The RNA shown here (transfer RNA) has 73 nucleotides and comes from Acidimicrobiia bacterium UBA2766.
Rfam family: tRNA. By type it is a transfer RNA.
Its mean pLDDT, the model's own confidence on a scale to 100, is 81.
RNA sequence: GGGGAUGUAGCUCAAUUGGUAGAGCAGCGGACUUUUAAUCCGAAGGUCGGGGGUUCGACGCCUCCCAUCCCCA
Numbered sequence: 001g002g003g004g005a006u007g008u009a010g011c012u013c014a015a016u017u018g019g020u021a022g023a024g025c026a027g028c029g030g031a032c033u034u035u036u037a038a039u040c041c042g043a044a045g046g047u048c049g050g051g052g053g054u055u056c057g058a059c060g061c062c063u064c065c066c067a068u069c070c071c072c073a
Base pairs, nucleotide, nucleotide: 001072002071003070004069005068006067007066010025011024012023013022019056028042029041030040031039049065050064051063052062053061
């Protein structure tokens, strides 16, 4: 330099290929327990990596960047 993959909650990952962004774990509050742990209940937590475009509507499509990983040179 060229090609490819990935990027979504603190962490690990979903979201049927365009139609209301979710789960588990962690953390927080509560129940239980002499206390802790375990178990159960509840609430909270997101500029969907960034800019622009297409569309009535974008996490998903197009384009340009950024970061990480892999392959070729």